Predicted 3D model of a 551-nucleotide part of an RNA (large-subunit ribosomal RNA, domain V) from a Patescibacteria group bacterium. Rfam family: Bacterial large subunit ribosomal RNA. Rfam links the family to the GO terms ribosome and structural constituent of ribosome. It was read from a public genome assembly.
Context: one part of a larger RNA
RNA sequence: CUUGCACAUGGACAAAAAGACCCCGGGAGCUUUACUGAAACUAGGUAUUGGUGAAGGAAAAUUAACUGUUGAGCGUAGGAGGGAGCCUCACGGCGACAAUGAAACACCUCUCUUUGAUUUUUUUUCGCCUCACCUGCCGAAUUAGGCGGGAACAGUGCUUGGCGGUCAGUUUAACUGGGGCGGUUUCCUCCCAAAGAGUAACGGAGGAGCACAAAGGUCAGCUUGGUCCGGAUGGAAAUCGGACUGUAAGUGCAUACGCAUAAGCUGGCUUAACUGCGAGAGUGACUACUCGAGCAGAUGCGAAAGCAGGUGUUAGUGAUCCCCUGACCCGCUGUGAUGGCGGUCAGGGCUUAACGGAUAAAAGCUACCCCGGGGAUAACAGGCUAGUCGCUUCCGAGAGUUCAUAUCGACGAAGCGGUUCGGCACCUCGAUGUCGGCUCACCGUAUCCUAGGGCUGAAGUCGGUCCUAAGGGUUGGACUGUUCGUCCAUUAAAACGGUACGCGAGCUGGGUUCAGAACGUCGUGAGACAGUUCGGACUCUAUCCUGUGCA
Numbered sequence: 001c002u003u004g005c006a007c008a009u010g011g012a013c014a015a016a017a018a019g020a021c022c023c024c025g026g027g028a029g030c031u032u033u034a035c036u037g038a039a040a041c042u043a044g045g046u047a048u049u050g051g052u053g054a055a056g057g058a059a060a061a062u063u064a065a066c067u068g069u070u071g072a073g074c075g076u077a078g079g080a081g082g083g084a085g086c087c088u089c090a091c092g093g094c095g096a097c098a099a100u101g102a103a104a105c106a107c108c109u110c111u112c113u114u115u116g117a118u119u120u121u122u123u124u125u126c127g128c129c130u131c132a133c134c135u136g137c138c139g140a141a142u143u144a145g146g147c148g149g150g151a152a153c154a155g156u157g158c159u160u161g162g163c164g165g166u167c168a169g170u171u172u173a174a175c176u177g178g179g180g181c182g183g184u185u186u187c188c189u190c191c192c193a194a195a196g197a198g199u200a201a202c203g204g205a206g207g208a209g210c211a212c213a214a215a216g217g218u219c220a221g222c223u224u225g226g227u228c229c230g231g232a233u234g235g236a237a238a239u240c241g242g243a244c245u246g247u248a249a250g251u252g253c254a255u256a257c258g259c260a261u262a263a264g265c266u267g268g269c270u271u272a273a274c275u276g277c278g279a280g281a282g283u284g285a286c287u288a289c290u291c292g293a294g295c296a297g298a299u300g301c302g303a304a305a306g307c308a309g310g311u312g313u314u315a316g317u318g319a320u321c322c323c324c325u326g327a328c329c330c331g332c333u334g335u336g337a338u339g340g341c342g343g344u345c346a347g348g349g350c351u352u353a354a355c356g357g358a359u360a361a362a363a364g365c366u367a368c369c370c371c372g373g374g375g376a377u378a379a380c381a382g383g384c385u386a387g388u389c390g391c392u393u394c395c396g397a398g399a400g401u402u403c404a405u406a407u408c409g410a411c412g413a414a415g416c417g418g419u420u421c422g423g424c425a426c427c428u429c430g431a432u433g434u435c436g437g438c439u440c441a442c443c444g445u446a447u448c449c450u451a452g453g454g455c456u457g458a459a460g461u462c463g464g465u466c467c468u469a470a471g472g473g474u475u476g477g478a479c480u481g482u483u484c485g486u487c488c489a490u491u492a493a494a495a496c497g498g499u500a501c502g503c504g505a506g507c508u509g510g511g512u513u514c515a516g517a518a519c520g521u522c523g524u525g526a527g528a529c530a531g532u533u534c535g536g537a538c539u540c541u542a543u544c545c546u547g548u549g550c551a
Stems, first nucleotide, its partner, number of pairs: 003551006010545003015539001022374006028366004034170005041162008050129016068112001075105001078111005085094003133150006173185003182202001186208006209355001210252001211311002216270007224248001225245006250259002253316001256313002274297004280291003286356001299308003322349006329343005381428001382426001383424003387421001389417006398408002435510001436508003440502001441499005448473003451468006475489005516534004520529003
């Protein structure tokens, strides 16, 4: 060196199982004051469902009583019409007349109100009955029927309400430097935005979801603000005068851009905050949005030229369906006639705010979970980075009695390392097993001991600090799952790190991290908790490389 045998498992991101964690899409189970239904329950109506009595209520009709009182007026005037007479043999009485009063009476007619009676209809309550219906016993056994009990109730059908996780079907948004929690979602203004337009981020800042009959139109007029000086009360600041400055004021409200010929302020007259249109542009995937001279009609202001189709401009918003309102309007259909249905035009009804709006109408839990996917996306490890972390160097204010540098070193500066916590999400989700311990270790040096040395605020002993140095070494216990840490007893010393926080196809399985159960807390609940607690499956066979021994 080659080959073989036996053994050990460090590697083949070994094998096994299309990752159970996480996210995305789908499903299922469960919960509830999610939504919508259903069973069940419950109340009313009605059918099965009949007879009769009493009491009460309501309505209609008939009849009767004559019921009806402010004050004045003989006095208890319901209202209206007719009316000079009426009743009686007669006497006489009642009226008229007169008086009072808003209204005048006898008599006739109609009528309102109140009360009583009768009849009819209806209704409520209570009672009785038996013939439906229910039921006990006897009987029958293809039926029948008899004796009792209950009874028009109950039961049942239909129907209208209520209640209804008992059951069912579903919903429960997206963005997101993983997901959740938080925040956001439409519109306006500025910066980012790189001097045309446009331009993203969970980039940096602010606003809107209106208002105004004048804060609109037009004609005419005016000039704001600030500073200084002067001037009674009067002051920093009121009103008056002068000078200087030059838009700094004001603009209904955010911002930007405008505005003195004013778009700012004041007054007069007014309604163009009009109707029908609109050449042509801008913007833009589409739907939409914006600007617009000019023409016709009618109008306001102005002497006129002219200006006026809202407001200095840029926010002040919502498609379609459906419904409502209005209009000499149109179509279809139908009637003797009114109509019925649909449309056109103009208005109105959405925090449809997840704001291009899935429905008129919708929340959660899953560790009992399942499927399809993802290293498009988290937890371990690796990688990149180095804010944080560890170490070093520089400067040297100061401490060190004096003296920066024996020693310590503020405020700062420059590096190195890749052991912490992070950031990123690059390999791996058709699997890279995760803390600690055991076993076995290999390496680094920023050295704990042992070796050699410099300085010392080194007398000696003991130290401090720095330099060289990795050869060798670096304990046994108590507690805890612990790493760590505290403690006990030693030691020359009981160093710090790296190795997939070395090592589970080497072991363990105490912790974490499935299914059971409990406590505390949270939740209406299903359930949940880097809270706690008890329990809880670690896979006989080594192909290759590697290593050890042997031949």